[in-house]
């Protein structure tokens, strides 16, 4: 340098759930918790795949003098989200 391991020492992260604060939401912070992780560190324009759908476009039905406005379903739809799905990138100890 590369590659293996988790017996071993030191330590590390926090599934769920409860709780507070922001978000239309999916989520995300903080606290408590501690199922589990040898990368459960980092990366969401390297890459798959997922999850929401406010705005916007479509279109239906009501109100309205009036496709003008407003109000409700419904379809589409990421610039918004997850990496503790898969992947990229990088790192401790020990032993061969």
């Nucleotide at each position: 340098u590369a590659g293996g391991u988790u017996u071993a020492a030191a330590g590390g992260c926090a599934c769920a759930c409860c709780u507070g604060c922001u978000g239309a939401a999916a989520g995300g912070c903080g606290g408590g918790g501690c199922c589990g992780c040898a990368a459960a560190g980092c990366u969401a324009g390297a890459g798959g795949g997922g999850c929401u759908a406010a705005a916007g476009c479509g279109u239906u039905u009501g109100u309205u003098c009036g496709u003008u406005a407003c109000a409700a379903g419904c379809g589409u739809c990421a610039u918004g989200c997850c990496a503790g799905c898969c992947a990229g990138c990088u790192g401790c100890c020990c032993u061969c």
Molecule: c-di-GMP-I riboswitch aptamer
Organism: Paenibacillus thalictri